TPP riboswitch aptamer (THI element) from Phycisphaerales bacterium UBA1161, 102 nucleotides, folded computationally. Taxonomically the source falls in Phycisphaerales (Bacteria, Pseudomonadati, Planctomycetota, Phycisphaerae). Its mean pLDDT, the model's own confidence on a scale to 100, is 75.
[in-house]
């Protein structure tokens, strides 16, 4: 000095679904709201949380395709797709160059 990794600071980006039960609402349901349970996940709506910041966050295509599930954006494909938010500092390691010593 450069690259990678990890960490930190500042700033910024992002998602929050599915099903069931009870209650409320209603003439009765559905919808919706509240509470609880279960499923996947880092996170399932508010928390000085979690994830992400040049792309494996996330969004779009998508009321998509295949598989599976009690059900789902559950899994896979699509996907080398189209979009998508960055700077600084530290540590460690490796490499290169220059100099010094042997």
């Nucleotide at each position: 000095u450069u690259c990678a990794u990890u960490c930190g600071c500042u700033a910024g980006g992002g998602g929050u679904g599915a099903u069931c039960g009870c209650c409320g609402c209603u003439g009765g349901a559905a919808u919706c709201g509240g509470c609880g349970a279960u499923c996947u996940g880092a996170g399932a709506a508010u928390a000085c949380a979690c994830c992400c910041u040049u792309g494996c966050a996330c969004c779009u295509g998508a009321u998509c395709c295949g598989g599976g599930u009690g059900a789902u954006g559950c899994c896979g494909g699509c996907g080398u797709a189209g979009g998508g938010a960055a700077g600084c500092g530290a540590a460690c390691u490796g490499c290169c160059u220059a100099c010094c010593u042997g």